[in-house]
RNA sequence: GGGCACGUAGCUCAGUGGGAGAGCACUACAUUGACAUUGUAGGGGUCGGCAGUUCAAUCCUGCCCGUGCCCA
Numbered sequence: 001g002g003g004c005a006c007g008u009a010g011c012u013c014a015g016u017g018g019g020a021g022a023g024c025a026c027u028a029c030a031u032u033g034a035c036a037u038u039g040u041a042g043g044g045g046u047c048g049g050c051a052g053u054u055c056a057a058u059c060c061u062g063c064c065c066g067u068g069c070c071c072a
Base pairs, nucleotide, nucleotide: 001071002070003069004068005067006066007065010024011023012022013021018055026042027041028040029039030038048064049063050062051061052060
């Protein structure tokens, strides 16, 4: 330098044009002598960035950034 894959909640990930979600973690309350467990409720996101297509983009297209793998 070129090619491929990935980037979504604090962590691990699902999703795939029309509602942003799961598990764990976190907070409060209940339970306990206390802790743990368990139960109930709750908080937390510019879906990497910019632009384009579309009535509508996390999803499609282009460029850029970052991570990993391969080739030279």
Predicted 3D model of a 72-nucleotide RNA (transfer RNA) from an Alphaproteobacteria bacterium.
The source organism's lineage runs through Bacteria, Pseudomonadati, Pseudomonadota and Alphaproteobacteria.